[in-house]
RNA sequence: GGGACUAUGGCGCAGCGGUAGCGCAGGGGACUCAUAAUCCCUUGGUCGUGGGUUCGAAUCCCUCUGGUCCCACCA
Repeated sequence: GGGACUAUGGCGCAGCGGUAGCGCAGGGGACUCAUAAUCCCUUGGUCGUGGGUUCGAAUCCCUCUGGUCCCACCA
């Protein structure tokens, strides 16, 4: 220098045009003599940035940024 993948709650991930979800973690409760386990309820995300398309964008297009990887080049 060329290219591919990726970015969504604190963490790991789903969601591929029509209300943003699951597990873990956090808070409260039930159970227990108590703890653990189990069960119930619950808090938390302007979906990496900026634009575009659309009646409507996490989702499609463009730009930039971060991460991972491949190829090439230099030494």
Annotation: A computed fold for a 75-nucleotide RNA from Brachyspira sp., annotated as transfer RNA. The same sequence occurs in records of 3 taxa. The organism belongs to Brachyspira, within Bacteria. Its Rfam family is "tRNA". From the family's description: Transfer RNA (tRNA) molecules are approximately 80 nucleotides in length. RNAcentral holds the sequence, with entries from ENA.